[in-house]
The prediction has a mean pLDDT of 84. Small-subunit ribosomal RNA, 3' major domain from a metagenome, 478 nucleotides, folded computationally. The RNAcentral record of the full RNA draws on SILVA.
Context: one part of a larger RNA
RNA sequence: UGACGGGGGCCCGCACAAGCGGUGGAGCAUGUGGUUUAAUUCGAGGCAACGCGAAGAACCUUACCCAGGCUUGACAUCCUGCGCUACUCUUGGAAACAAGGGGUUCCCUUCGGGGACGCAGAGACAGGUGUUGCAUGGCUGUCGUCAGCUCGUGUCGUGAGAUGUUGGGUUAAGUCCCGCAACGAGCGCAACCCCUAUUCACAGUUACCAGCGGGUUAAGCCGGGAACUCAGAUAAGACUGCCGGUGACAAACUGGAGGAAGGUGGGGACGACGUCAAGUCAUCAUGACCCUUACGUCCUGGGCUACAAACGUGCUACAAUGGUCGGUACAGAGCGAAGCGAAGUCGCGAGGCGAAGCAAAUCGCAAAAAAGCCGAUCUCAGUUCAGAUUGGAGUCUGAAACUCGACUCCAUGAAGGUGGAAUCGCUAGUAAUCGCGCAUCAGAACGGCGCGGUGAAUACGUUCCCGGGCCUUGUACA
Numbered sequence: 001u002g003a004c005g006g007g008g009g010c011c012c013g014c015a016c017a018a019g020c021g022g023u024g025g026a027g028c029a030u031g032u033g034g035u036u037u038a039a040u041u042c043g044a045g046g047c048a049a050c051g052c053g054a055a056g057a058a059c060c061u062u063a064c065c066c067a068g069g070c071u072u073g074a075c076a077u078c079c080u081g082c083g084c085u086a087c088u089c090u091u092g093g094a095a096a097c098a099a100g101g102g103g104u105u106c107c108c109u110u111c112g113g114g115g116a117c118g119c120a121g122a123g124a125c126a127g128g129u130g131u132u133g134c135a136u137g138g139c140u141g142u143c144g145u146c147a148g149c150u151c152g153u154g155u156c157g158u159g160a161g162a163u164g165u166u167g168g169g170u171u172a173a174g175u176c177c178c179g180c181a182a183c184g185a186g187c188g189c190a191a192c193c194c195c196u197a198u199u200c201a202c203a204g205u206u207a208c209c210a211g212c213g214g215g216u217u218a219a220g221c222c223g224g225g226a227a228c229u230c231a232g233a234u235a236a237g238a239c240u241g242c243c244g245g246u247g248a249c250a251a252a253c254u255g256g257a258g259g260a261a262g263g264u265g266g267g268g269a270c271g272a273c274g275u276c277a278a279g280u281c282a283u284c285a286u287g288a289c290c291c292u293u294a295c296g297u298c299c300u301g302g303g304c305u306a307c308a309a310a311c312g313u314g315c316u317a318c319a320a321u322g323g324u325c326g327g328u329a330c331a332g333a334g335c336g337a338a339g340c341g342a343a344g345u346c347g348c349g350a351g352g353c354g355a356a357g358c359a360a361a362u363c364g365c366a367a368a369a370a371a372g373c374c375g376a377u378c379u380c381a382g383u384u385c386a387g388a389u390u391g392g393a394g395u396c397u398g399a400a401a402c403u404c405g406a407c408u409c410c411a412u413g414a415a416g417g418u419g420g421a422a423u424c425g426c427u428a429g430u431a432a433u434c435g436c437g438c439a440u441c442a443g444a445a446c447g448g449c450g451c452g453g454u455g456a457a458u459a460c461g462u463u464c465c466c467g468g469g470c471c472u473u474g475u476a477c478a
Base pairs, nucleotide, nucleotide: 001478002477003475004474005473007472008471009470010469011468012467013466015462016461019426020425021424022423023422026316027315028314029313030312031311032310034307035306042053043052064302065301068298069297070296073125077124078123079121080120081119082118083117087103088102089101090099091098092097106115107114108113127291128290130289131288132287136285137284138280139279140278141276143274148187149186150185151184152183153182154163155162156161167178168177169176193268194267195266196265198236199235202232204230208225209224212223213222214221239262242256243255244254245253246252318419322378323377324376325375326374327373334365335364336363339358340357344353345352346351385416390411391410392409393408394407395406396405432454433453434452435451436450437449438448
């Protein structure tokens, strides 16, 4: 000087407390350990691994296993020779591939040839998701959006170092003020950026419809309009600016006015010096080592989907604030051409037929759902709760749904009556609850990422638990 203390002081955080809803019990989905297996490819491991890499394993993917093949190779550059091919069809085969035959016959040209492509050959070489993340780059997690981490000069100290950065206040903040052997500065904080909340003016189609006219069973449907809504670009607005009180007359705090918004308005992007030899050699790149008729490469089939029990994360429930049936209403954000697909029609339904329109403020996906209302029914039961499981019949995608897809209909109708010890999230348009969309994607979400609808309770407080910041103290630790 640090680190540590079941030392002290001050302070903060959904850290506790106060509340609301969960997890832990059930069934299922999904990930993991384990076990099994020919293989169940590999990685991730307290917080910070476990719906994680994977924004999507039937084949492919695919790295694993079994079987069958190839050896200058599936891929790159160079050389020699040959060909006019390539491609497609046939035969054999599980395919890769092999053999033979038929069809087709590239581009430029100075007609010498050259290029692309294919076959054969020789080697230089290719190739490796093989090892090492403790050899590395890059990227990332974490403490932590915590308020810290340092430097120059000066001064003090023999020196390691100290000072500044401590102190008195204050702040979300090393934020600002005052004081001070310090005076300044840098990386962080904040601001500058984006979205959102209000508004003037502008421009008015595909969006809008107040007034006027037409029109309809109805409808911005038509003429028209430029008010309103709205999409767009530009601008204004919030700065403790104003007032009262407190305060060291300071910084600031507290109350108020005006205002759409008030003290960082709300949200996002943004992550200091560093820590964990944290993670990743399987995104990529890369040193070294290793394989080279195989640890490379092609292909059929299988596996990654196994299942006694265990753990994590979720979904659905256990019901009456509910279930079922009927009628009726209101979003936002997105996506669409190998696409979205309307009307109509067939089917109980998944869906089929059909084809209008739309590269989309025009057309479509598209029905929002919960809610509310009018009701109707069920009447506390393992039930008209719950829907697992199983049987049958189908739909769709795709060469192909057996291993191993999603969905529909009929039948079946399991556990489950609110969950032990323990444990998680959340402070406001939040929790809870309700649906909608997108990426990946032929198909395949209860996951992920977004969007809006309805919309709470509680916070006395900082004694305690956890994590962190500053000062101080002890130390046989570095």